[in-house]
Formats: sequence, structure tokens, C1' cells
RNA sequence: UCCCGAUAAAGCUAAACCCUUCGCAAGGAGGGGACGGAAAGCGGCGGGUCUUACCAAGAAGAUGGCCGAGCUGCCGAA
Repeated sequence: UCCCGAUAAAGCUAAACCCUUCGCAAGGAGGGGACGGAAAGCGGCGGGUCUUACCAAGAAGAUGGCCGAGCUGCCGAA
């Protein structure tokens, strides 16, 4: 250094649910709240799943906390 990941340390993030708000919707943002997470950091590249005012076969979207791959990154016991 890589692999790996602890009943370690310091920090980080924040499911469900509630309130506000944006969106046709899936869902997003902010506040509260913690089920979890060692990439639950980043980007929809591939697959999956979900939605649809428009469209009428396709197209436009959502999900990075579904999986794979990519890029980046804190700590250091075995």
C1' cells in the first nucleotide's frame, strides 16, 4: 500500500412516521425523527423496479438506502 472491517476512536449520514413545500404521478426539497449504513459519498453508465400530464410507441421522468460496474474518500485491531 492492497485486501479486509473490530462490542476501537473521532467524525459523517439518516429509513419509517409527522409538519411545510414543489410535482399529474413515481418522487424531490426543508424541519423534526432514527431503522439502518464503512462508501447509505459522487454520477442514472448497464440491469431491475416504479410513474406518466404529454405521447401512442415510443418517449419523458423517478429511484445512487435494489444490484452490477466506474470515480473519489475517513479510521486501523485481527
This is a predicted structure of a 78-nucleotide RNA (c-di-GMP-I riboswitch aptamer) from Candidatus Sulfobium mesophilum. Its mean pLDDT, the model's own confidence on a scale to 100, is 83. Its Rfam family is "c-di-GMP-I riboswitch aptamer". Rfam's curators write: GEMM was predicted in a large-scale screen for bacterial structured RNA regulatory elements. It was read from a public genome assembly, where an Rfam model found it.